[in-house]
Molecule: transfer RNA
Organism: Candidatus Micrarchaeota archaeon
RNA sequence: GGGGGUAUCGUCUAGUGGUAGGAUGGCAGAUUGACAUUCUGCAGGCAGGAGUUCAAUUCUCCUUACCCCCA
Numbered sequence: 001g002g003g004g005g006u007a008u009c010g011u012c013u014a015g016u017g018g019u020a021g022g023a024u025g026g027c028a029g030a031u032u033g034a035c036a037u038u039c040u041g042c043a044g045g046c047a048g049g050a051g052u053u054c055a056a057u058u059c060u061c062c063u064u065a066c067c068c069c070c071a
Base pairs, nucleotide, nucleotide: 001070002069003068004067005066006065007064010024011023012022013021018054026042027041028040029039030038047063048062049061050060051059
C1' cells in the first nucleotide's frame, strides 16, 4: 500500500428500514435484629461525518480504532 471483518448502556450481548431489548453491574425501596439472598422500581447505550429514504442501529460512501489475510 491492497483486500476482508468488527464497533450498541460500566461490562457481555440481541436487534436484516417503522417504540433500541436482555443479562450482569449501579442507585432507591421492600424484606432482616444486621448483612447476604430474594422481590419491585429507576437511571444508563447505536464510534464520527455525509448520502439514500416519509422514516436509518439497519442500506451506500468517507474517516477513526482494533483484528485477520496479501504484498